The RNA shown here (transfer RNA) has 72 nucleotides and comes from a bacterium.
The prediction has a mean pLDDT of 82.
[in-house]
RNA sequence: GGUCCCAUCGUCUAGUGGCUAGGACACCAGGUUCUCAUCCUGGAAACAGGGGUUCAAUUCCCCUUGGGACUA
Numbered sequence: 001g002g003u004c005c006c007a008u009c010g011u012c013u014a015g016u017g018g019c020u021a022g023g024a025c026a027c028c029a030g031g032u033u034c035u036c037a038u039c040c041u042g043g044a045a046a047c048a049g050g051g052g053u054u055c056a057a058u059u060c061c062c063c064u065u066g067g068g069a070c071u072a
Stems, first nucleotide, its partner, number of pairs: 001071007010025004018055001027043005048064005
C1' cells in the first nucleotide's frame, strides 16, 4: 500500500428500518443490619464524526477518525 472486520451508558454487551435504545457489573439514594458486607427497591448514565438513501436510520450506502486481522 491492498482486502476485510469492529466502534452502543464508566466497563462488558443485546438490538438486521418504526424500541421510552434493553441487560449484567460498577456508581448514587433509600430500605434491611449495631456497623460493614450480602440482600431488596428506586435512580442517573450510551448509538465515534460528517454526508447520503428513506415518510422514518443505532440498523442500509459513502467519506473521515480510531482499533484489529490477513496479505505484499
It was read from a public genome assembly. It matches the Rfam family "tRNA". Rfam classes the family as a transfer RNA.